[in-house]
Molecule: transfer RNA
Organism: Siphonaria sp. JEL0065
RNA sequence: GGGGAUUUAGCUCAAAUGGCAGAGCGCUCGGUUUGCAUCCGAGAGGCAGUGGGAUCAAUGCCCACAAUCUCCA
Numbered sequence: 001g002g003g004g005a006u007u008u009a010g011c012u013c014a015a016a017u018g019g020c021a022g023a024g025c026g027c028u029c030g031g032u033u034u035g036c037a038u039c040c041g042a043g044a045g046g047c048a049g050u051g052g053g054a055u056c057a058a059u060g061c062c063c064a065c066a067a068u069c070u071c072c073a
């Protein structure tokens, strides 16, 4: 320098022919316990890497850029 993949909650990852974004773990509160853990219930937490475009509507499509991983040179 060129090719490819990935970027969604604190972490690991889903989802949908484009139509108001979820799970597990973690966190907070409550119940259970003498107490802790386990278990049960509830809750907070994301405008989706950044910018732009097409669309009535984008996290999903198109373009540019950035970061990480990887292959080639």
Base pairs, nucleotide, nucleotide: 001072002071003070004069005068006067007066010025011024012023013022019056027043028042029041030040031039049065050064051063052062053061